[in-house]
RNA sequence: GGAGAGGUGGCAGAGUGGUCGAAUGCACUCGCUUGGAAAGCGAGCAGACUGUUAAAGGUCUCGGGAGUUCGAAUCUCCCCCUCUCCGCCA
Numbered sequence: 001g002g003a004g005a006g007g008u009g010g011c012a013g014a015g016u017g018g019u020c021g022a023a024u025g026c027a028c029u030c031g032c033u034u035g036g037a038a039a040g041c042g043a044g045c046a047g048a049c050u051g052u053u054a055a056a057g058g059u060c061u062c063g064g065g066a067g068u069u070c071g072a073a074u075c076u077c078c079c080c081c082u083c084u085c086c087g088c089c090a
Stems, first nucleotide, its partner, number of pairs: 001086007010026003018070001028044005046061005063079005
């Protein structure tokens, strides 16, 4: 340089244009259990801003930006980054 695949919560990873700020597993938190642990079971669990005595609630965010659309994590374009294969130079 050429071809292809990909970037989604703490990690991995699913996700038909509409039920989605989002399955599942691991991790983590709390509880049950136990003499105490582990295992198991139950519940919870992205972030920022806002709101509140505390909550509930509200807005925005799927690598960055722009576009299409009534509606975008999903489609299109540009950029950035990662991986695989091929090629080139040394």
Model confidence (mean pLDDT): 80 of 100. Transfer RNA from Candidatus Zemynaea palustris, 90 nucleotides, folded computationally. Its Rfam family is "tRNA". Rfam classes the family as a transfer RNA. Taxonomically the source falls in Candidatus Zemynaea (Bacteria, Bacillati, Vulcanimicrobiota, Vulcanimicrobiia).